[in-house]
C1' cells in the first nucleotide's frame, strides 16, 4: 500500500405509515418516522419485476420506472480476530 474479514469505536443513510407536490402510471422530490442496511454511496450495461404506447395480441418491438430484487463497473469511513 492492496486484497479479504466484519469486532470495537466515531459517524453515516432512511423502510413502512402519513401530509404537500410532480408525473397517464409504475415511480419520483420534500417534510414526518424509524424497518433495516458495511456500500441501503454513485451507475440502467445484463437479469428480474413493475407502468405504458403500438401490435400480425399464443408472441413481438418501443418508450419510462426499478439501484432497500440479484449480478456487474465506478469511488469510499474504520482497523480487532
Nucleotide at each position: 500500500c492492496c486484497a479479504a474479514c466484519g469486532a470495537a469505536a466515531a459517524g453515516g443513510c432512511a423502510a413502512a405509515u402519513c401530509c404537500c407536490g410532480g408525473g397517464u402510471a409504475a415511480c419520483c422530490g420534500g417534510g414526518u418516522g424509524g424497518c433495516g442496511c458495511a456500500a441501503a454511496g454513485c451507475u440502467a450495461c445484463c437479469u428480474g419485476u413493475c407502468c405504458u404506447g403500438c401490435u400480425u395480441u399464443u408472441g413481438g418491438c418501443g418508450g419510462g420506472a426499478u439501484a432497500g430484487a440479484g449480478g456487474g463497473g465506478c469511488c469510499g469511513u474504520c482497523g480487532a480476530a

Predicted 3D model of an 81-nucleotide RNA (c-di-GMP-I riboswitch aptamer) from a Nitrospirota bacterium. Rfam family: c-di-GMP-I riboswitch aptamer. From the family's description: GEMM was predicted in a large-scale screen for bacterial structured RNA regulatory elements.